[in-house]
RNA sequence: GCCGAGGUAGCUCAGUUGGUAGAGCAUACGCCUGAAGAGCGUGGGGUCACCGGUUCAACCCCGGUCCUCGGCA
Numbered sequence: 001g002c003c004g005a006g007g008u009a010g011c012u013c014a015g016u017u018g019g020u021a022g023a024g025c026a027u028a029c030g031c032c033u034g035a036a037g038a039g040c041g042u043g044g045g046g047u048c049a050c051c052g053g054u055u056c057a058a059c060c061c062c063g064g065u066c067c068u069c070g071g072c073a
Stems, first nucleotide, its partner, number of pairs: 001072007010025004019056001027043005049065005
């Protein structure tokens, strides 16, 4: 330099016929316990990497940029 995969919650990851963004773990509170742990319940937490475009509407489509991983040279 070229090609491919990826960037979504604190972490690991889902989410493509474009129509209110989710799960598990973690965390806070409650129940339980003599107290913890486990278990159960409830809640908080997001600029969907960034900029622009298309559209009534974009995590999703198009263009560009940045970063990570892999391959080729």
A computed fold for a 73-nucleotide RNA from a Candidatus Tayloriibacteriota bacterium, annotated as transfer RNA.
It matches the Rfam family "tRNA". By type it is a transfer RNA.